[in-house]
RNA sequence: GACCCGGUAGCUCAGCUGGUAGAGCAUCUGCCUUUUAAGCAGGUGGCCAUGAGUUCAAAUCUCAUCCGGGUCA
Numbered sequence: 001g002a003c004c005c006g007g008u009a010g011c012u013c014a015g016c017u018g019g020u021a022g023a024g025c026a027u028c029u030g031c032c033u034u035u036u037a038a039g040c041a042g043g044u045g046g047c048c049a050u051g052a053g054u055u056c057a058a059a060u061c062u063c064a065u066c067c068g069g070g071u072c073a
Stems, first nucleotide, its partner, number of pairs: 001072007010025004019056001027043005049065005
């Protein structure tokens, strides 16, 4: 330098063909328990890396940039 994969909750990751974002763990509250842990129920937490474009509508499609990993030279 060329090409490929990835960036989504505090962490690990889903989200298939555009239709309004979820799980597990963690955290908070309650129940249970002599207490803790475990278990059960519920809650909080995201402008989807950044910017622009297409569209009635974009995490998803297009372009540019940034960051991480890989292949080739």
Molecule: transfer RNA
Organism: candidate division WOR-1 bacterium RIFOXYA2_FULL_41_14